[in-house]
Molecule: SAM riboswitch aptamer (S box leader)
Organism: Thermobaculum sp.
RNA sequence: GCCUUAUCAAGAGAGGUGGAGGGAGACGGCCCUGUGAAGCCCGGCAACCAGCGCUAUCGCGCCAGGUGCCAAUUCCGGCGGGAACACCCGCGAGAUAAGGG
Numbered sequence: 001g002c003c004u005u006a007u008c009a010a011g012a013g014a015g016g017u018g019g020a021g022g023g024a025g026a027c028g029g030c031c032c033u034g035u036g037a038a039g040c041c042c043g044g045c046a047a048c049c050a051g052c053g054c055u056a057u058c059g060c061g062c063c064a065g066g067u068g069c070c071a072a073u074u075c076c077g078g079c080g081g082g083a084a085c086a087c088c089c090g091c092g093a094g095a096u097a098a099g100g101g
Base pairs, nucleotide, nucleotide: 002100003099004098005097006096007095008094013042015041016040017039021032022031023030027077028076029075043070044069045068047067048066049065051062052061053060054059074093078091079090080089081088082087
C1' cells in the first nucleotide's frame, strides 16, 4: 500500500515540563495558542480486540491488558439535492480497530 466488516453529533486535567507553534497529508477557509502551541511525564476517556461475569442467541455489564483517542461533527471545504451558502440532508472519501491475503 490492498480487500472485508464496524464505529465516527457523546466522552476525556485549573497538573508538571517546555517555550512557538498547532488543528493527520497538499491547498482554501475558519479556528486554537505567552490567560502558554507542539513534544515529553503524569492523569483521563472508552471505539475495536483480549480477559471476566450474565445470556439459548442477538447482546449487556465489568476491566483498562493491546491499539486508539482526550477544542470546534472527521472543524468545514469533494459529489448530489435543498433558490444562494464552508448552513442542512445524503453519498463518497478519510481516521481508528479487527480479520484476511